[in-house]
Context: one part of a larger RNA
RNA sequence: AGUUCCUCAAGGAACUCGGCAAAACAGCGACCGUAACUUAGGGAUAAGGUCCGCCAAACUUGUGCUUGCAUAAGUUUGGUCGCAGCGAAAGAGUCCUGGCGACUGUUUACCAAAAACACAGCUCCCUGCGAACUCGUAAGAGGAUGUAUAGGGGGUGACGCCUGACCAAUGCCGGAAGGUUAACUACGGGUGGUCUAAUGAGUUUUACUUGUUAGGCUGGCCUGUACAAGCCCCGGUGAAUGUCGGCCGUAACUAUAACGGUCCUAAGGUAGCGUAAUUCCUUGUCUGGUAAUUUCAGACGUGCACGAAUGGCGUAACGACUGGGACACUGUCUCGAGGAACUGCCCGGUGAAAAUACAAUAGGGGUAAAGAUGCCCCUUACCUGCAGCAGGACGGAAAGACCCCAGGAGCUUUACUGCAGCUUGGCAUUGGCGUUGUGUGUGGAAUGCGUAGCAUAGGUGGGAGACUUUGAAGCAUUUCUUUUGGGAAAUGUGGAGUCGCCAGUGAAAUACCACCCUUUCUAUAUGCCUCGUCUAACCGCGUACGGAAAAAACGACGCGGGACAUUGUCUGGCAGGCAGUUUUAGUGGGGCGCUAUCCUCCUAAAAAGUAACGGAGGAGUUCAAAGGUACCCUAGGCGCGGAUGGAAAUCGUGCCGAUAGUGUAAUGGCAUAAGGGUGCUUGACUGCGAGGGGUACGACCCGAGCAGAUGCGAAAGCAGGACAUAGUGAACCGACGGUACGCUUUAGAUGCGGCCGGAGAUUAACGGAUAAAAGUUACCCUGGGGAUAACAGGCUAGUGCCGCCUAAGAGUUCAUAUCGACGGCGGCGUUCGGCACCUCGAUGUCGGCUCAUCUUAUCCUGGGGGCGGAGAAGCUCCCAAGGGUUUGGCUGUUCGCCAAUUAAAAAGGUACGCGAGCUGGGUUCAGACCGUCGUGAGACAGGUUGGUCGUAAUCCGCUGCAGGCGUUGAUACUUGAGGAGAUCUGUCCUUAGUACGAGAGGACCGGGAUGGACUGACCUCUGGUCUGUCGGCUGUCACGCCAGUGGCACUGCCGAGUAGCUAUGUCGGGAAUGGAUAACCGCUGAAAGCAUCUAAGUGGGAAGCCAACUCCAAGAUUAGGUAUCAUUUGAGACUCGUAGGAGAUGACUACGUUGAUAGGCACCAGGUGGAAGCGUUGCAAGACGUUGAGCCGAGGUGUACUAAUUCGUCGAAG
Repeated sequence: AGUUCCUCAAGGAACUCGGCAAAACAGCGACCGUAACUUAGGGAUAAGGUCCGCCAAACUUGUGCUUGCAUAAGUUUGGUCGCAGCGAAAGAGUCCUGGCGACUGUUUACCAAAAACACAGCUCCCUGCGAACUCGUAAGAGGAUGUAUAGGGGGUGACGCCUGACCAAUGCCGGAAGGUUAACUACGGGUGGUCUAAUGAGUUUUACUUGUUAGGCUGGCCUGUACAAGCCCCGGUGAAUGUCGGCCGUAACUAUAACGGUCCUAAGGUAGCGUAAUUCCUUGUCUGGUAAUUUCAGACGUGCACGAAUGGCGUAACGACUGGGACACUGUCUCGAGGAACUGCCCGGUGAAAAUACAAUAGGGGUAAAGAUGCCCCUUACCUGCAGCAGGACGGAAAGACCCCAGGAGCUUUACUGCAGCUUGGCAUUGGCGUUGUGUGUGGAAUGCGUAGCAUAGGUGGGAGACUUUGAAGCAUUUCUUUUGGGAAAUGUGGAGUCGCCAGUGAAAUACCACCCUUUCUAUAUGCCUCGUCUAACCGCGUACGGAAAAAACGACGCGGGACAUUGUCUGGCAGGCAGUUUUAGUGGGGCGCUAUCCUCCUAAAAAGUAACGGAGGAGUUCAAAGGUACCCUAGGCGCGGAUGGAAAUCGUGCCGAUAGUGUAAUGGCAUAAGGGUGCUUGACUGCGAGGGGUACGACCCGAGCAGAUGCGAAAGCAGGACAUAGUGAACCGACGGUACGCUUUAGAUGCGGCCGGAGAUUAACGGAUAAAAGUUACCCUGGGGAUAACAGGCUAGUGCCGCCUAAGAGUUCAUAUCGACGGCGGCGUUCGGCACCUCGAUGUCGGCUCAUCUUAUCCUGGGGGCGGAGAAGCUCCCAAGGGUUUGGCUGUUCGCCAAUUAAAAAGGUACGCGAGCUGGGUUCAGACCGUCGUGAGACAGGUUGGUCGUAAUCCGCUGCAGGCGUUGAUACUUGAGGAGAUCUGUCCUUAGUACGAGAGGACCGGGAUGGACUGACCUCUGGUCUGUCGGCUGUCACGCCAGUGGCACUGCCGAGUAGCUAUGUCGGGAAUGGAUAACCGCUGAAAGCAUCUAAGUGGGAAGCCAACUCCAAGAUUAGGUAUCAUUUGAGACUCGUAGGAGAUGACUACGUUGAUAGGCACCAGGUGGAAGCGUUGCAAGACGUUGAGCCGAGGUGUACUAAUUCGUCGAAG
C1' cells in the first nucleotide's frame, strides 16, 4: 500500500450518471389496526402501533392414571434484574407517482434477462380424409390409429371500451363474353421434286430447249383456320400488402373561424391519445414539487414525423424491467481516523511468463518523416542496489474491428439468367355404349320479294314444248316457312286440265333440263366438343380364404372408384423456395452532387503540345438553297430637315467609317468581299490521286493534277457542297441493293461465302467487357493502406481572439473621461476550417474524479496615471503572475441557466494535461422499441432501454532507504556555495460620524482586535478507535453434577475503555525589517539662453525581485572549518545480544553487569464497576453486607530475579 471485514464525533445523499456500495427493516409469534384503487379474488404481513426474559401463585382446557398427582397448551395477578428479554445465529426496508409489458414462464452456454419471445383470449385463411401441410427421387412416413368442438398456416396478444374512410395500385378469390397466346393434330392455302398425257413457242428441226394445263406418286418449309391455362378484361375482398391532401377568404376591438370558394384524389386520419420509449425547433408554454430542477407529474396542441388487431385508449394484480419524489438509515460525502485477518515486505524452500535490434539508456532549448535517452548547443550528474509511484520509452499484448481500396460471404427484391415446385394443354398408358352441340365431305330436299311486271324473276347455259286417269284445276284439314303478299309438303275430296313459248314489263323472262351460288333442313361418313353410362385396363379398401408358425408381399374372393386419376414425354404459365452472378470510374478520404464524346477561347510561359472537381460558352444539326456559276451592289450609327409618323417604318442631306452582316457558340477571317441581290442551274458528280499536315495504333485533315460526264460564263476560268473550325460510334451480328468472284455442283433453281454501296447503336461510362444484370450488411470475414478519412500532433491563419493607426460621430458644449462607424496595419496559435506530412503488423475517444505545472491578454489582493474623480462607489489605462480564485439545483454533459455566498468566483497552454492512476453517465459492436425513409434486406450527427475497461514495471523519470569508493586514521561539533518550502485575505473597533458634502452619505493615512481558507507540530482537554482490558446477555458444548468457569457462535452480541494512533481537538505559522527596482512621482540640469525627472549627477516608489523566515545541504571531486583522540603499547568501528524515541530489509537510536535495555516482581496512575466464597433476607427470581470489591495490554516509578556472557573481525603512518 492492497483485498476482505469491524467501529466512528457533528451533519445526514451535501457523494454520484444514478443512494452504486453500505447501513437500516427483519420473528408467516400474539393482540390492535389497515387507504386509494379494484377484475370484488385482491391490494395486505398494506401502512402504523403494543407485548415478549426470569420467578411465584391462582385459574381454564385436554390427556394419563394409582382421583390428586403428573403432563401439554394457555389465561390472569404479583414480583424481580439488565443499556438491551424473538438479549447470539437465521430471517421483508417502506410509502407516493409515471412508462412499458396483463400475469407464472422463455432467451443471446461465455459482455444484453429486457419493454424482446411465449402465453390464455381474439381474428383471418386453408383442409371432407388417400385432408390440407411437412419430410422424401420414390416407396413411404408424420399429420393421426385424429375427422371441422379436428388439423395446418398468418396476424394480434389477459380483461374493459372500441376497432373509422379508401378496392385506384399489389396480392388473393370468383367469372367467363371478347382480345392475345405453346406444343401436337386436323383441314385449307402457298412454295418444291418426279412420272405420264395434252398443248403453245423457239431453235442448231427425225432432235433439243422452254412454257402452260390436267392427272399420279412423294418431301420439307412458310402460312391461315380450329383447340388450354396464363395475361389483358369484369367483379369481390382490409383483423389481405397497404394508403388516409392543398390553397384562399370570412364574425360589430383584436384574435380565431362554426361558414364559404377552389384544385386534386381511390379516399383524404374518425374515436381516443398527444412535446410521447414517437417533438426537429426544444431546456416549447403554464401549473406543481425544490432555496434553485435540461429530469419528473399534471395540463395545453402549433402531431417536423400518434392513431385504431403492423391494433388505439384505459386498466386491478404482477416485474432481479426503466424514470421521478419521500420517510427511515447510514463513512456515499463534508473528511477522514482507528482496529482485525490475509497478502505485499524480510528470512528458508520451490520457481514460471510476457517481452527483448544494440545499448556506456539524464534535463532544457533547437533540429529532424513535422512530439529525440541515442543529432546540435547548453546545463546537470561519483559507482551499485532495495522498497515504492506510474509521467515517458509514440511501453507490452492482438498483421485496426472505424475509414478507404481489392477480394469474399450472409441476406433482400418488381436486378439478370436459370432450377425445383405448382399448374396448362397434346400424345401414350386408354376400352365399350349412348347423348348434346358443331366443323367438313357426299346424297336428298327446300330457300331467294327494290321499282316495273298477272306474279316472291338467285346466276349461267340449253330449250319449244313439259306435266297429268300411276289423277289436272279447285275445295277442306294438318305441318313447315314467311318480307304476312304468299310459298312448300302430306292427307282427304274432286274428276280434266295446268304451265310455257307469244305479248307486255324490266338490267335480266319465266315451262322443262343441266351446272352452280346464298341461306336452311334432313340422311350418312368422319373429326371435335358436352353430358351420361358400363367394366376389363388402372387405383383404393376389406376378408373368418390359399401356401407358411406369423407379418409383409402375391394370389383368390368381395366392395368402392374408373377410363378419370396416376405416371412418362412434349408444351405454355407462375415461380428469391433454391442457385450462379452483376451492381463502372474520376473524386483535395469516401458518400451525395457533378463529370465521362466532340467544338471555340483563356490558363499555355510569342513553334507544336501541355494539368486541375481551373475560368467562360456551345454541339449530338440545318439548308434543294442558306449549294454552283455569271453579273451587279454595300452595311451600321449619329446630326439636321420632312404629312399622318411617335425613341425606332419610309424620304432628303451631311459626318463618322466596318461599329453591320455571316443559319447556329466562340475564335480567327472576310470590302477583290467569305456580306447583299438577280439570272441560269445541280460539281451536294463517277474513277483516281503526286505531294503534304497530323499521328503510339486505329482513325483524321489538306490537296494540285489525270480520265469520264456536266453546270455557269463571251471567254479566261470556276465548280468533287456550305467563310473555316462542332453536328459523332470500331468490330461482330442479321437485313437491303448491286456484282456474278468462290464452294456445293453442273441440267437448272437455290443456299452459303466474297467484293462494292448505303442503312440498323443517348454501344452518351461516347476505343464500344455480355444478346441479357439492382440493392443491403451494426451478423460480418480476408488481404492491404497512414498511397486515404475520424482523435491528437505538424504546416497555414481564411475564420476566431487580442491589439494598434486614422477619427466621421455619440458624449449639453468638447473626436480621444468613456464609446467609436467607414477604412487601414499587425500579433497570437485557445475556435471553425484548409492541407493530408508521422502514426491503420493499433498514438484508447467526450465528460467527471485525483494530482498538477506553466503563460499573462490580471478576476481578487498590491503600486500608480487620467476621469464627465466632492466623499463613498466606480470607469479606463500602466506596472505587477507572490498567493488565492466557493458550495449547491438541472443535465452524461464541457458549456449554460438558476439558488446562496465570496476579496474574487480570470482567461488559456500542457496529446481539447492526466484511463500501464480511477470512473464509464455520453458516444461507438452484437438484443430490443418508437417515429421517419425504403417493395424489401435494412437505414437515420433522430429518440429510447440494456450491454466484459485486462497487464506481475526492464530502462529513463520521480519519492524514499541503503552499500561501495573517494575526500590524509577516527570521534564529535559546525560553516554554507547551492537548493527547496512558505508568501492568501475578510470583518469589526479606533482615528472619526472627522476631512468631503445642501443633505443623504462618508474616507485616505495610521493604530488595535478577531475570523475564513491553507499549513506545521502535538494528544493536556473535547471526541473517535482501541479484536490478549473490565463488565452484562442469549444459544450450545465441555470441565462428573450444583456453584463457578472455559470454548464456539462476525471480537457471538451489547455497555464502557488505558497506552498508542488520530481530528472535528489543542498550540503555532504566513510578522517585522533591509537592499535593488517596475509603472509612476521628484530634485538639480543642459543639449535647445526658455522649458524639461536625464543626457552627466541625485532621491522616493509595489502582495512582485534579492535577502530576511523554515528545512536540506561539503560527492560544494573546489570533497571546507574547529576541537579532541590515535598511529601496533590499537583511536575507532563492526559482528553479536537486550530493546524501541527507530523501522519493509539495511539503516538510526538506547543499553550490554562499572548495567534499569527488555521481561518478571512491587507500588502508583488509569480502566471496568462492586469478584468468588460466606452470611442475612425472600417460596423463588433476586436483594443486601463483607466491598470502591475483584480483575486488568501497552502507562509511571522502583527493584538485577531472568536475558544482554565469553570469544571474534576490521582498522592508519613509521